A computed fold for an 84-nucleotide RNA from a Candidatus Kerfeldbacteria bacterium, annotated as transfer RNA. Model confidence (mean pLDDT): 81 of 100. Its Rfam family is "tRNA". It is annotated as a transfer RNA.

RNA sequence: GCCGCCGUGGUGGAACUGGCAGACACGCAGGACUCAAAAUCCUGUGGGGGCAACCCCAUGUCGGUUCGAUUCCGACCGGCGGCA
Numbered sequence: 001g002c003c004g005c006c007g008u009g010g011u012g013g014a015a016c017u018g019g020c021a022g023a024c025a026c027g028c029a030g031g032a033c034u035c036a037a038a039a040u041c042c043u044g045u046g047g048g049g050g051c052a053a054c055c056c057c058a059u060g061u062c063g064g065u066u067c068g069a070u071u072c073c074g075a076c077c078g079g080c081g082g083c084a
């Protein structure tokens, strides 16, 4: 230099014929149980703003297509693999 694959909350990892982003698990917070703890069970848990109703933002970055993009297209950034 060329080719291929990948990039999603605090972590792993779903959503794949374009239609509520973050299922599920772990972790974390609160509670139950216990003399106390562990284990187990219940509830909550992306970020920001707001007293609240609610509003805004978020799939590596920036654009494009579309009524609508994690998903399709392009460029770039980063990682892994292959070829030279």
Base pairs, nucleotide, nucleotide: 001083002082003081004080005079006078007077010026011025012024019067027045028044029043030042031041032040046057047056048055049054060076061075062074063073064072